The RNA shown here (Bacterial RNase P class A) has 379 nucleotides and comes from a Chromatiaceae bacterium. The RNAcentral record of the sequence draws on ENA. The gene name in the source record is rnpB. Its Rfam family is "Bacterial RNase P class A". Rfam classes the family as a ribozyme.
Formats: sequence, structure tokens, C1' cells
RNA sequence: GGAGUCGGCCGGGCAGCCGCUCUCCGCCCGCCUCCGGCGGGUCGGGGGGAGGAAAGUCCGGGCUCCGCAGGGUAGGGUGCCAGGUAACGCCUGGGGGGCGCGAGCCCACGGAAAGUGCCACAGAAAAAACACCGCCUAAAUCCGCUAGCGCGGAUCGGUAAGGGUGAAAUGGUGCGGUAAGAGCGCACCGCGCCGGUGGCAACACCGGUGGCAGGGUAAACCCCACCCGGAGCAAGACCAAAUAGGGGGGCGCGCGGCCUCGUGCCGCAACGUGUGACCCGCACGUGUCCCCGGGUAGGUCGCUAGAGGUGCGCGGCGACGCGCAUCCCAGAUGAAUGGCUGCCCCCGACAGAACCCGGCUUACAGGCCGGCUCCCGCC
Repeated sequence: GGAGUCGGCCGGGCAGCCGCUCUCCGCCCGCCUCCGGCGGGUCGGGGGGAGGAAAGUCCGGGCUCCGCAGGGUAGGGUGCCAGGUAACGCCUGGGGGGCGCGAGCCCACGGAAAGUGCCACAGAAAAAACACCGCCUAAAUCCGCUAGCGCGGAUCGGUAAGGGUGAAAUGGUGCGGUAAGAGCGCACCGCGCCGGUGGCAACACCGGUGGCAGGGUAAACCCCACCCGGAGCAAGACCAAAUAGGGGGGCGCGCGGCCUCGUGCCGCAACGUGUGACCCGCACGUGUCCCCGGGUAGGUCGCUAGAGGUGCGCGGCGACGCGCAUCCCAGAUGAAUGGCUGCCCCCGACAGAACCCGGCUUACAGGCCGGCUCCCGCC
């Protein structure tokens, strides 16, 4: 100098003016049970006011209500080991496998001799099965030739070493062996089992032993182990106009009938309302006041001081934990966080809270810092 890898951080800046929202102080007004409290304001002043993802709503928890969740079933989830944590499917460290020269990155990584299913195309055969090509005729039977030893052929067969198909074909390489072959025998590698050593463990290493024990697939059913009650801030709690309906009481009230004797039902009359220009007709209604209760509109709380931030120290490889000090950092509910002007620069991406928190995932213009690796050059 170039290429790469991992981690952390920022996300236009400054100034002026005008707004919005929350809060505190002061002033003013109103009400009350007048120390004071509550409500309000065209008022004055001070302070706070989006993010690293506020997003997707995919996991985990707090909180709330229903409920009492003990067991079973169904359903869902997780899946190497150890640790961290409130908890997790997250994080840290380690093991194993794969990729990379390396720093480093990726992996749902339990079980396939419990059972079932599936394995396209090609291929003879895709799982108790397989002979397409090829190789072999030692044995058995038959035929031909030969004086005979034998030779040739056919049948019955043998053979997974070679070719070919495929993502995958019944451990691999080599030597021996054989008619040709084959774990058939042997050596090494791989694998299973047993034992030992190290490690908390996953696992690793060593030794012995077994010719090898029937392909793959479980984000296919399934089996095993562990975990999970449901719904969600429109959760939920409180205050409480109006209307309808409900309960109780006081006062008032046409006629007749009926009973279950209640302010019950039916009929007639009267009145009112609606329809309509009006009448008839039709439909509806039949007092008033108070209390209880109910819960709508509306309001208040939940609502942000928290598994909180920062700094230091200690413990731990680390995730993280403990202690001390210090700080308060949006809280709206038609829902604020904006607009204008000036200057500067590299001319500004993805995107905006809505109960809160821990994660994961996804989006992102541009920029800063640090660790490490590889290559080239120079000293």
C1' cells in the first nucleotide's frame, strides 16, 4: 500500500423567531367544609419532548382479569453439553460436523435393527430386494470331436471385481485367494461393542474385541426427553349526566266487567301525539314527584422510577453478577415533538412512541473508531 474479517459508535450542525404537548413556579378568576383543597386561564417565567431500529408482532417475561392450572387426553413448542438470566426458541463458553491459506463464518446437531410411509427421472434392481452389459464353466447333466489325456458347446448355474443408471446401489484401499469373484482370509483406515484414562458434561484419546451387524429421509408420520392454563391496556379499577327498562315510596286519578286482588287484564269513553290541507280512519301513549339500583356519554386512574441510565471498584475466560456513588430521561387520546430565516458541510438514508421490559428478524444515504488475518513493497 492492497484485500479481507470481527466488534463498537454516530445518524446533519449552529443561531434567531413563531408555534404544539407535558410538567413546575408565580399571577388572576371561580367553587368549597376557606390551615387548605379542587377547577380554570388569549397571562408571565423555568424545564423535558422519538428510534437504533420506535417497524414486523416472531419468541420470552412483568402487569391485569378469568380462574386455581394436581393428573390425564388433545394441541403447540424446543432438541449436542455446561453456564447466564425474571424468562426465552436469546446470550456466553465449550464439543462435534462443514467452508476458508487465515482472521473467521455456517449448522433444528436426540432416535432410521420400535413401527409405518416416501425415494421423481434414469436404471436390471431404490430395500429382505436386484444379473442389463460383462466375467467364469471348477462341480452336476447332456451333446459333439478324439485311440486316450482332453478340447469345444448347451443346460443348470456361479459372480456385485469391472462397465452402465442415479442425489444415493449394501464399508474403503492394497495384498492374498479363486473357475471367476466375494471380509472368503490378512494389513491399514472406517464402524459396532467392551474396558481404561482425561473432562462436571457434550466428547476426545488409548487398548482389546467383532468381519461388519439390513442405503437415505424424522422442518414425513412417529418414538423419547423437557416446557407450555386462557385472554389481553379496547387488560382492568373508580367517579358518574341523560334515556329506556327494573325495584321501593308519597300524592293524584273516567265508567263497566273479570279474576290469580295486583295500581293486573279486557271493553267503552275522553285526552294527547303522529300521519294528513282537513274530516273519517289508522297507529302509539295516558299522571306527577322522590329514592335505590344500573351503567351509557363523559371524566379519572392504570401511564411510566424501571429486571432503569451513567461512572468507579470487585468476582468471572465470557454472557453476567455484587457493591458504592450519581442522574430522572416523552407520556399523548383526534392523539404533541413542527415551521420559517440565516450561515456551514460530505446536502442528510431507513423510518416515527401509544402499558412496559429482554431478545430475534427485517430496512437503512453517509461517516467515525478499534482488534485481528492474508498478500505485496521498502528499511